[in-house]
Context: one part of a larger RNA
RNA sequence: CCCGCGGCAAGACGGAAAGACCCUAUGGACCUUCACUAUAGGCUCGUAUUGGCCAUGAGCAUAUGUUGCGUAGCAUAGGUGGGAGACGUUGAUACUCCGGUUUCGGUCGGAGAGUAGUCACAGGUGAAAUACCACCCUUCGUACGCCCGUGGCCUAACCCCGUGUCCCGUGAAUCCGGGCGGGGAACAGUGCGUGCUGGUUAGUUUGACUGGGGCGGUCUCCUCCAAAAGAGUAACGGAGGAGUGCAAAGGUCGGCUCAGCGCGGAUGGAAACCGCGCGUCGAGUGCAAGAGCACAAGCCGGCUUUACUGCGAGACCGACGGGUCGAGCAGUCACGAAAGUGGGCUCUAGUGAUCCUGCGGUCCCGUGUGGAAGGGCCGUAGCUCAUCGGAUAAAAGGUACCCUAGGGAUAACAGGCUGAUCGCUCCCGAGCGUCCAUAGCGGCGGAGCGGUUUGGCACCUCGAUGUCGGCUCAUCACAUCCUGGGACUGAAGGCGGCCCCAAGGGUUCGGCUGUUCGCCGAUUAAAGUGGUACGCGAGCUGGGUUCAGACCGGCGUGAGCCAGGUCGGUCCCUAUCUGCCGUGGG
Numbered sequence: 001c002c003c004g005c006g007g008c009a010a011g012a013c014g015g016a017a018a019g020a021c022c023c024u025a026u027g028g029a030c031c032u033u034c035a036c037u038a039u040a041g042g043c044u045c046g047u048a049u050u051g052g053c054c055a056u057g058a059g060c061a062u063a064u065g066u067u068g069c070g071u072a073g074c075a076u077a078g079g080u081g082g083g084a085g086a087c088g089u090u091g092a093u094a095c096u097c098c099g100g101u102u103u104c105g106g107u108c109g110g111a112g113a114g115u116a117g118u119c120a121c122a123g124g125u126g127a128a129a130u131a132c133c134a135c136c137c138u139u140c141g142u143a144c145g146c147c148c149g150u151g152g153c154c155u156a157a158c159c160c161c162g163u164g165u166c167c168c169g170u171g172a173a174u175c176c177g178g179g180c181g182g183g184g185a186a187c188a189g190u191g192c193g194u195g196c197u198g199g200u201u202a203g204u205u206u207g208a209c210u211g212g213g214g215c216g217g218u219c220u221c222c223u224c225c226a227a228a229a230g231a232g233u234a235a236c237g238g239a240g241g242a243g244u245g246c247a248a249a250g251g252u253c254g255g256c257u258c259a260g261c262g263c264g265g266a267u268g269g270a271a272a273c274c275g276c277g278c279g280u281c282g283a284g285u286g287c288a289a290g291a292g293c294a295c296a297a298g299c300c301g302g303c304u305u306u307a308c309u310g311c312g313a314g315a316c317c318g319a320c321g322g323g324u325c326g327a328g329c330a331g332u333c334a335c336g337a338a339a340g341u342g343g344g345c346u347c348u349a350g351u352g353a354u355c356c357u358g359c360g361g362u363c364c365c366g367u368g369u370g371g372a373a374g375g376g377c378c379g380u381a382g383c384u385c386a387u388c389g390g391a392u393a394a395a396a397g398g399u400a401c402c403c404u405a406g407g408g409a410u411a412a413c414a415g416g417c418u419g420a421u422c423g424c425u426c427c428c429g430a431g432c433g434u435c436c437a438u439a440g441c442g443g444c445g446g447a448g449c450g451g452u453u454u455g456g457c458a459c460c461u462c463g464a465u466g467u468c469g470g471c472u473c474a475u476c477a478c479a480u481c482c483u484g485g486g487a488c489u490g491a492a493g494g495c496g497g498c499c500c501c502a503a504g505g506g507u508u509c510g511g512c513u514g515u516u517c518g519c520c521g522a523u524u525a526a527a528g529u530g531g532u533a534c535g536c537g538a539g540c541u542g543g544g545u546u547c548a549g550a551c552c553g554g555c556g557u558g559a560g561c562c563a564g565g566u567c568g569g570u571c572c573c574u575a576u577c578u579g580c581c582g583u584g585g586g
Stems, first nucleotide, its partner, number of pairs: 001586008010578003014573002022407004027403002029399004035204004041197003045193005051154007059146002062143004068137001075130001078136005085119003095112007158184005166179004207219003216236001220242006243388001244286001245345002250304007258282001260278006284293002287350001289348003308331004314325004320389001333342003356382007364375002414461001415459001416457003420454001422450006431441002468543001469541003473535001474532005481506003484501003488497002508522005549567004553562003
């Protein structure tokens, strides 16, 4: 060096299973509920099946009766009109009794007794004049009818019963149907329709961004910075605003100049008001910021409504939808002597497509024709459609019982990069150390090293790289715990302190806890610190964590949930290669 055999399992990110954790999907399923929308069921009313009679209440119509009071007036004058007469032996007026009503004065009706007049007009009062007649209003009553409701009764629909055992269908039957008898009864039951209720059941929804996801925050528009001197330009970068306001805060014509400061002036002061002076802009501008503005766009006054209608050459911005500027022309106005200015406001925020619907207008269309209905067109209104280019008119949750498709595009382990944090070293030397910075310490700061902590990043791995601790077996580093050698010492000796050299060997046994760690007990020369996928599960364990069961506390309406606790809970692999141990042959 070649070929075997027996062994061990460190590696082949070994084998097995398109990761069960995590995220993603306008994927799924099942579960919940005060998500949405339906729905079985329940309740309710109407109607049909469904008929009769009586009483009673409300409404309406008709008929008839009744009611009506300010003041003045004999008096309780509803309104209007007609009206000079009307009523009375068919018993009026007055009187007695009874009843209704009342503003307590009267008024209306009935009965009795009784016998010949009574009322109105005129006059008077008053806004209006009375008898009598008609129509009408208002209040209450009566009659009849209709309709609605309530109560009672009926029987023939309809329903129930005949086990104190009824009859029939040539029929066995406790079935079905009929009869007969009894009970209930137009109710109940049932059909159709209505409203309410309705996780009973069903179908679904339950946003995105995101240095993983969740929680939080955000989502449209305006201003500034970032933005790298054209425009534009990102981040969960740094800062602020808007979701309007104003009939003047618009238009025009005319006039004015602010803030601040100095000096002077009763109360009066730093600051009120008056005067003089300086005063390019520091004031003011409805509201954020920027850019503007004194020739003013700032302040005051007069007149006003252009905060117009019909257009619009030509441009700017935007993927598009769309946004923005605009001279000029026609019409009609405002202000101005005029030239002229004016199609809102110093400018840039103050917003919402389409559908659907309302309102106003209109030359348009009008289902044979004429109309109409309806529509179109012009104008206008209704959205925190704010997830603001707006999926529907209409929508929340749970899943550890879970499933699928995918992702190392994205988290948890380990590695990597980084090294803030962490550990260690060094520099400087304020100060402590009686004295003395440096025996031993060392403020405030500074420079590094390491890659054992907690992190950041998300680079290999989600068609799988098994995760804490223990056991077994180790191996390395040295920033050395012991043993060895040394310098210094605030080293007398002894015991130490600190630093330098040094990795050969060594570095205990117990109690508690799943623990690593830690505390404790007893020893020891010492009971080192770290790396090795926090070494080692194709070597073991499986106590912890981390599936399915269950309990407690807490949270939640609930399904369920909790780096909260608790009991329980399947750990597979016969070694091909590399590596290692032993052994044989060539």